The part of an RNA shown here (large-subunit ribosomal RNA, domain I) has 542 nucleotides and comes from bacterium 1XD42-54. It matches the Rfam family "Bacterial large subunit ribosomal RNA".
[in-house]
Context: one part of a larger RNA
């Protein structure tokens, strides 16, 4: 030493448990912010290192409401308070809220320094406290320079802006890897990344449509149409749309012709500006003739069903000299039930507890659908005259974007350059011309249907159960790192601490006896406790 066997240590797998995830669903709620957000320092307790709250009024003030016996967080214990004259607790509404941060009187190396002007208090002060000083923007004023009138400049007041924010929207700008089995067109992809903005949605939206000679009648979504028709080194690839079914439904508002009123400039009869009336396209002004049903998404005021922020009633089990360390488990007898959903109680409870069905319930603060009121809208005919968004539509080059890579390439944006017409006009119907039919551009607004989840409540799972599940059973901590960043491990005695008095060994650290416990072979290195690996005892073989 090698093999068995036995028993121990190491370890911490496994098994069971969950406080914590994960993916949904159903509602809500969709902003917060100079009335100083978000993050944050730095303060606050009787004791006080962290977490939590909270703010020099600093685990908290005040008020109105729930609740009702213990209460001063997590978090034990001492001390000291507070509480049935109502506390803690939890809800609505206030009040304070340091310093930092957009940070905003000036600075700056965030959480610091350092002023000005008014005002309090002070004998006084270079001192204490208060409050106000920032930039652009838009309004209304004042005030002045080269430079006569003015204008810049500067100042004053009211208003607003400025920063965060997980995805969802819009716009701008815009990549490579990749794919094409290399690669340049193409494709990844108008994707990523960046920058503007904006809302709870956003965006688009009331035809210069879409058709095809029948006709529809705003826009979104969605399911076919369709992997069609196309487009394409006709290569990898991209890839419609009309119609049809469906969600959901909604219209409207200036400009201008005309008509009142006020006004400016001069060139004294013209132009042009305000306001207010008309007036919107199946046309209007204009002229006749009516003068009220209609409607209203906005707005002003009320009203307001329901509904949100605490809450509160809430049936019904007993017995056992069975088992047990406990009974909710055996047995016996019984009883609710609109409640047999779910937790927890010393093991497996419809009747112990807490819920659960059903049923009530707001002093205040939100939400609101509808409702009235106000207020606004609002008809028919005539066809002379006037009006109907101009550097616009259109053309030509250059682009872009439409499934369309320039093609026969139309429509859609526009960078340069020309440049219309005026409703008997114009614009489209995929070159372009006819003819014919459809629209009326060059101003503007619009809820729903749709997307999405940082958040909130209720629930749910042929999701995970500590190498899983979110990176955290909590941590963006400890650590790296100069920084942008990057980024951990680590859960479980017991029913209850009953957490082991007191005795012995030892400097202790651990033991060993007594004790608790159903169990300490459950003793803080704690449930179970594999394997690798160590060790002792014995049998065997060398």
């Nucleotide at each position: 030493a090698g093999c068995g066997c036995a028993g121990g240590g190491u370890g911490g797998a496994u098994g069971c448990c969950u406080u914590g995830g994960c993916a949904c669903u159903a509602a809500g709620a969709g902003c917060c912010g100079a009335u100083g957000a978000a993050a944050g320092a730095c303060g606050u307790g009787a004791u006080a290192a962290g977490c939590u709250g909270c703010g020099a009024a600093a685990a908290g003030c005040u008020u109105c409401g729930g609740g009702g016996a213990g209460g001063a967080g997590c978090a034990a214990a001492u001390a000291u308070c507070c509480a049935u004259a109502g506390a803690u607790c939890c809800g609505g509404a206030g009040a304070u809220a340091u310093c930092u941060g957009a940070a905003u009187g000036g600075g700056g190396a965030a959480a610091c320094c350092c002023a000005c002007u008014g005002g309090a208090g002070g004998a006084a002060a270079g001192c204490u406290c208060c409050a106000g000083u920032a930039u652009c923007c838009a309004u209304a004023c004042g005030c002045c320079a080269a430079u006569c009138c003015a204008u810049a400049a500067c100042g004053u007041a009211u208003g607003g802006a400025g920063g965060g924010g997980a995805a969802c929207c819009c716009g701008g700008u815009g990549a490579a890897c990749u794919g094409a089995a290399a690669c340049a067109u193409c494709u990844a992809a108008g994707u990523a990344g960046c920058c503007g903005g904006a809302g709870g949605a956003a965006g688009a939206g009331a035809a210069a449509g879409a058709a095809a000679c029948a006709u529809c009648g705003a826009u979104u979504c969605c399911g076919g149409g369709a992997g069609u028709a196309g487009c394409g080194g006709c290569g990898a690839g991209c890839g419609a749309a009309a119609c049809c079914g469906g969600a959901a439904g909604a219209g409207c508002c200036c400009a201008a012709a005309c008509c009142a009123g006020g006004g400016u400039g001069c060139g004294u009869g013209c132009a042009c500006c305000c306001u207010g009336g008309g007036g919107u396209u199946c046309g209007g002004a204009c002229c006749g003739c009516a003068u009220a049903a209609u409607u209203g998404a906005u707005c002003u005021u009320c009203u307001g069903a329901u509904u949100g922020u605490a809450g509160g009633g809430g049936a019904a089990u007993g017995g056992u000299u069975u088992u047990g360390g406990g009974a909710a488990a055996g047995c016996c007898a019984u009883c609710c039930a609109a409640a047999g959903a779910g937790g927890g109680u010393g093991a497996a409870a419809g009747a112990c507890c807490c819920g659960u069905a059903c049923c009530c319930g707001a002093a205040a603060c939100g939400a609101a659908a509808g409702g009235a009121a106000g207020c606004a809208u609002g008809g028919c005919g005539g066809g002379a005259u006037c009006c109907a968004g101009a550097g616009u539509a259109c053309c030509a080059c250059g682009a872009g974007a439409c499934a369309c890579g320039u093609g026969g390439a139309a429509c859609c944006u526009u960078g340069u350059g020309g440049g219309a017409a005026c409703a008997a006009g114009c614009g489209g119907g995929g070159a372009c011309c006819a003819c014919c039919c459809c629209g009326u551009a060059a101003g503007g607004c619009u809820a729903a249907a749709u997307a999405c989840u940082a958040c909130u409540u209720a629930g749910u799972g042929a999701c995970c159960g500590a190498u899983a599940g979110c990176g955290c059973a909590u941590a963006g901590u400890a650590c790296u790192g100069u920084g942008a960043a990057g980024g951990a491990a680590a859960g479980g005695u017991g029913a209850a601490a009953a957490g082991a008095a007191c005795c012995c060994c030892g400097g202790g650290a651990g033991g060993g006896g007594a004790g608790u416990g159903a169990a300490a072979g459950a003793g803080a290195a704690c449930c179970u406790g594999a394997a690798a690996c160590c060790c002792u005892g014995u049998g065997u073989u060398u």